[in-house]
This record gives sequence, structure tokens and C1' cells, in this order.
RNA sequence: GGGCCGUUGGAGUAGCUGGAUAGCUCACCUGGUUCUCAGCCAGGAGGUCACGGGUUCGAGUCCCGUACGGCCUG
Repeated sequence: GGGCCGUUGGAGUAGCUGGAUAGCUCACCUGGUUCUCAGCCAGGAGGUCACGGGUUCGAGUCCCGUACGGCCUG
């Protein structure tokens, strides 16, 4: 240099063939229970879906470019 794959809250992940309000677990916050903690119960906050552009009535999902990471290869 060339090819392929990945990037979604603090962490780990789901998202099928484009059509929800982007879901789940842990962590975090508040309240309850408890002598206290843990645990359990109830509720809550947190996501420009890596960035920019394109296609479409509609994009986390398709296309192009860029960045970062991984693998293969001259």
C1' cells in the first nucleotide's frame, strides 16, 4: 500500500428483511424493608447509535468518505 471485520449510556451487549418511545444485564441515584451493611422490592437518571455526507416518505440498519481498533496480505 491492498482486502475484510468492528465502533450502540460508566462497563458488557441485543436490535431480525429499513417502519417502536433504541431493549437487556451490571454499575449509579432515590425511597421502602433491615439495628447496620449486603440482599430483596419499587421508582429514577444516563445514548448527537464513532464523525461527515448520500439514498429514502422513513436509516442504529443501505451506500460513500474520514477516524480509531482488530485480522489477513504484497
A computed fold for a 74-nucleotide RNA from a soil metagenome, annotated as transfer RNA. Rfam family: tRNA. It is annotated as a transfer RNA.